[in-house]
RNA sequence: UGGGUCGGCAAGACGGUCGCGUCGCGCAGUACUGCGCGCCGAGGAACGUCCGGGCUCCGCAGGGCAGGGCGGUGGGUAACACCCACUCGGAGCAAUCCGCGAGCAAGUGCAACAGAGAGCAGACCGCCCCCGGUCUCGGCCGGUGGUAAGGGUGAAAGGGUGGUGUAAGAGACCACCAGUGGCCCGAGUGAUCGGGUCAGCUGGGUAAACCUCGCCCGGAGCAAGAUCAACAGGGAGCGCCAAGGUAGCCCGCCGAGUUCCCGGGUGGAUCGCUAGAGGGUCACGGCAACGUGGCCCCGAGAUAGAUGGCCGUCCAGCACCCCAGGGUGUGGACAGAACCCGGCGUACCAGCCGGCCCAUUCA
Numbered sequence: 001u002g003g004g005u006c007g008g009c010a011a012g013a014c015g016g017u018c019g020c021g022u023c024g025c026g027c028a029g030u031a032c033u034g035c036g037c038g039c040c041g042a043g044g045a046a047c048g049u050c051c052g053g054g055c056u057c058c059g060c061a062g063g064g065c066a067g068g069g070c071g072g073u074g075g076g077u078a079a080c081a082c083c084c085a086c087u088c089g090g091a092g093c094a095a096u097c098c099g100c101g102a103g104c105a106a107g108u109g110c111a112a113c114a115g116a117g118a119g120c121a122g123a124c125c126g127c128c129c130c131c132g133g134u135c136u137c138g139g140c141c142g143g144u145g146g147u148a149a150g151g152g153u154g155a156a157a158g159g160g161u162g163g164u165g166u167a168a169g170a171g172a173c174c175a176c177c178a179g180u181g182g183c184c185c186g187a188g189u190g191a192u193c194g195g196g197u198c199a200g201c202u203g204g205g206u207a208a209a210c211c212u213c214g215c216c217c218g219g220a221g222c223a224a225g226a227u228c229a230a231c232a233g234g235g236a237g238c239g240c241c242a243a244g245g246u247a248g249c250c251c252g253c254c255g256a257g258u259u260c261c262c263g264g265g266u267g268g269a270u271c272g273c274u275a276g277a278g279g280g281u282c283a284c285g286g287c288a289a290c291g292u293g294g295c296c297c298c299g300a301g302a303u304a305g306a307u308g309g310c311c312g313u314c315c316a317g318c319a320c321c322c323c324a325g326g327g328u329g330u331g332g333a334c335a336g337a338a339c340c341c342g343g344c345g346u347a348c349c350a351g352c353c354g355g356c357c358c359a360u361u362c363a
Base pairs, nucleotide, nucleotide: 001359002358003357004356005355006354007353008352009351012314013313014312015311016310017309018308020041021040023038024037025036026035027034028033029032043334047345048344050343051342052341053340054339055221056220057219058218062251063250064249065248067217068216069215070214071213072086073085074084075083076082087101088099089098090097091096102212103211107210108209109206110205124151125150126147127146128145130143131142132141133140134139159177160176161175162174163173164172178202179201180199181198182197183196184195185194186193187192225271226270227269228268233262234261235260236259237258238257244254245253246252278297279296280295281294282293283292284291285290315332317330318329319328320327321326322325
């Protein structure tokens, strides 16, 4: 210098002006509203609502079945499907990245085309023994069989190489290599790894197919829920001899109301509501995720939903021109709170910074 890979930052700044919302103060009038002034007023993803929790309620949550989720090992956490470290497999020269990483040697199922044959397989060509025919005695033709060495098909044809053996062949047998499994030794908390030995054991894929194994999960959600305001009449059914509830069923538990129809009232207000598993920094522990402690910091809370528009000066960036420093023009994305957190996923114009790896050049 070029290419790659991983991580981080920022998400325009300031001023003026016109508006919007909560709150505070002042003034005016009864409630409430109006006017004036002041403070504050979206995000890295506020988004999707896909996971996990807090919180609230359900007669406390106990057991079984069903259902759902997760799936290498160890750790982190309030918890997780997240994060960290390690391990195995794969991609890459490398930095690094990828894997829904249990079990198809328990059972069942599924698989296009080609091919003779696709699952405890298969004789199309070839090879070989035997029988028959023919012959120019090499052979050729036909038939009963044997054979997985060789050819051919395929993504895949039931280990590989060499030898023994045989009519030809074959793990049929032997040696070595590879794999798998059992046993033993060693390293590690563990997944796993290394070594030795034995066994011809060689048993294709798919579980995000049914299924099996292990672990986890009660349900509903801030329109949760509570208080106030308003209305509180009638009829029918089933019930306290067990209705109904426990948001799938059964057991268990709770135990007096409950369901439907007609009529009437409200169409609101207050709380929940935002300072929290919060952030920054330093020290210590830890490889790390993270934890503990000290100090410091932290002014959305609307309710049909406020957070916006315009102007000026500047700032990234981009394009063009003159040319090495300016000028002109353009120009800032995705999106947007609604109880709150932790994640994941997705969107994002144009950018900036750093670590590491590879290649090249120069010293």